[in-house]
Predicted 3D model of RNase P RNA and transfer RNA as a complex of 447 nucleotides. It holds a member of the Rfam family "Bacterial RNase P class A". Its family is annotated with ribonuclease P activity, dimeric ribonuclease P complex and tRNA processing in the Gene Ontology. It is annotated as a ribozyme.
RNA sequence: AGGAGGACGGGCGGUCGCCGCUGCGCUUUAGGGCGUGGGGGAGGAAAGUCCGAGCACCUCAUGGAUCAGAGUGCCUGCUAACGGCAGGGCGGGGCGACCCGACAGAAAGUGCAACAGAAAAUAAACCGCCCCGAUGCGAGCAAUCGUGUUGGGGUAAGGAUGAAAAGGUGCGGUAAGAGCGCACCGCCCGGAUGGCGACAUGCGGGGCAAGGUAAACCUCACUCGGUGCAAGACCAAAUAGGGAAGCUGUAACCGGAUUCGGGUAGCUUCCGGGUUGGUUGCUUGAGCCUGCGGGUAACUGCAGGCCUAGAUGGAUGGCCGUCGCCGGUUUCGCUUUAGAGCGGGGCUGGUACAGGACUCGGCUUAUAGUCCGCCU
RNA sequence: GCGAGAUAGCUCAGGCGGUCAGAGCGUCGGAUUCAUAACCCGGAGGUCGAGAGUUCGAGUCUCUCUCUCGC
Repeated sequence: AGGAGGACGGGCGGUCGCCGCUGCGCUUUAGGGCGUGGGGGAGGAAAGUCCGAGCACCUCAUGGAUCAGAGUGCCUGCUAACGGCAGGGCGGGGCGACCCGACAGAAAGUGCAACAGAAAAUAAACCGCCCCGAUGCGAGCAAUCGUGUUGGGGUAAGGAUGAAAAGGUGCGGUAAGAGCGCACCGCCCGGAUGGCGACAUGCGGGGCAAGGUAAACCUCACUCGGUGCAAGACCAAAUAGGGAAGCUGUAACCGGAUUCGGGUAGCUUCCGGGUUGGUUGCUUGAGCCUGCGGGUAACUGCAGGCCUAGAUGGAUGGCCGUCGCCGGUUUCGCUUUAGAGCGGGGCUGGUACAGGACUCGGCUUAUAGUCCGCCU
Repeated sequence: GCGAGAUAGCUCAGGCGGUCAGAGCGUCGGAUUCAUAACCCGGAGGUCGAGAGUUCGAGUCUCUCUCUCGC
C1' cells in the first nucleotide's frame, strides 16, 4: 500500500421522568385505587418486506396423475426449511493475498439482429489476387513481354463495414487460393482411468458440420393451495328509541254520543340512527452462555448453568458534570537538511446508522469511529 | 401485512429491446389585427426517479435502493 475475518459501537455520577413485573402497608362489597420498596426495560441491523418456516383460519388444496401460473437451476453436504450457508468443480479478473459468476439446454421448434456493409445465417464476390477470351497502346526482327479497357470464371488468404463475417497459428501445396494436406491448439464422437459427484487426465477416431441471443418465446428437471396476529379464541356491549308509506283488524280503549274518520296494536318496506371496548393469542424459544467430543467447514452430540422487553398512538428519554474517542485552531517541547512526525496544554465543534409490535432462520441495504489476530 | 406507480413546466402515450424519445396544454419567436384573444407557421425544452447487471445495443428485461399514492 492492499486482501479477507472477528468483536465493540460510548463509560461513570447527579437530577427530573416513562412502561411492565413483584413484596409490604392502607383502602374498597368486588373489579380496583393510593403510598412505599425491589428488580427488569431495543438492535447489529429492531429497517426494507426480498425469501424460507412455525402458528392460526378458510372453500381439504392431504396420497397419485394432468393443465395453467409463479419460482429455482454446476456438484456434494448442512439445516425444520430455503433462492440461505459450508466445502469443492468450472469460467473470468488480479503480480499476489484474494475477489466475482441467474453457472441447465442454441444438433426440438419459433423469433430477433437497427445503422453500416458486397454479404447477417440453406452464406455472400465491393476492392483486391489468379486464369481464359476480345481489344487499344508501347517495346522487340520475331517468339513474346509490359500496361489499360471490357466479358466470363476461380478464390473467403489480404483490405474495407460491423458487436458479430462460417475454427486459430505455422509449414506444405496451388494459376491464385482454400482443412486441400500435415503439426500444434480448439471443437465433436467413442470408450478408459481417477473422483460419491460436478469434473479432470490421457488414448483412439472425425477435417470441422453445429455463429450469437433463453434477465426473447420455449424445452428439460425440481418446488409451490390461499390468507395473514387487523390470523384466530373468549367475554362484554349492541341490532334501541324515532319518522314516512302501505296492509290487517274493527276486539278493546281514547277524544265528544251512533255511523264514519283519526290515534294506540300487529306485520311489511323505506329513511334515519347507534356500537367497534376488554382479556387472550404474547413471549420458554428450531433459545442463550460455558466446557468436552465429532466434522476441513457449515453444523452437530452430551453435560452444567441462565431467564433476557411485551408497549397498543405505542415505554427505555431530557438536562447537568466528568472521562473516553474523532476533527479544527493555537501554543510549548522533542526528532528532522527540509517536508513532516510524535508528545503535552488551551479554546472550540462533533460523537454514526437507526428504534421492537406474533415469533424464529437467512438475504439485502444504512452505519461516526475504535480494537484484535491473520495473509499478500 | 399487501398492491400500484415515477417519461418535457403540467396531463399522459411509448406492442415481443434498435434512427423512436412523442402527443395535447403551456412557453418563446413570427404572421394576422388599430390593439388583444382565437386561428395559422416555426422553434426551444428530457441523463426516461437513482445505481448496478444481461445484451452488440435498455425508456422497455432482471436485481438493489429512493420517493409517491392506495387498500